């Protein structure tokens, strides 16, 4: 560094609108489908595929209803922080 098999994980914000829909922007690797429950100011929940991540671990959770700073607005940048946790094993190639 590849690949395989298994694991692990997150899916938000704005506009507009005929409104659990639709469009169309924003970061991002990834914000998507589907199904059910329940509801009629409007969510939750499972499954699927996409993507990222697997201990050499900043995927992704917690601290967090934090803190600064920008934005229409945001888990958007950046502090917190190499702070706590956090999922692995074979086979190959150099």
């Nucleotide at each position: 560094c590849c690949a395989c098999u298994g694991g692990g994980g997150g899916a938000g914000c704005c506009u507009u609108u005929u409104u659990g829909g639709a469009a169309g922007g924003c970061u991002g690797a990834g914000a998507c489908g589907c199904g059910u429950a329940c509801a009629u100011c409007a969510u939750a929940c499972g499954c699927g595929g996409a993507c990222c991540c697997u201990u050499g671990g900043a995927a992704c959770c917690u601290g967090a209803u934090c803190u600064g700073g920008a934005u229409u607005a945001u888990a958007c940048c950046a502090g917190c922080g190499g702070a706590g946790g956090g999922a692995a094993g074979u086979g190959g190639a150099a």
A computed fold for a 94-nucleotide RNA from a soil metagenome, annotated as TPP riboswitch aptamer (THI element).
Of the family's consensus pairs, 100% are formed in the model.
Model confidence (mean pLDDT): 76 of 100.
The RNAcentral record of the sequence draws on MGnify.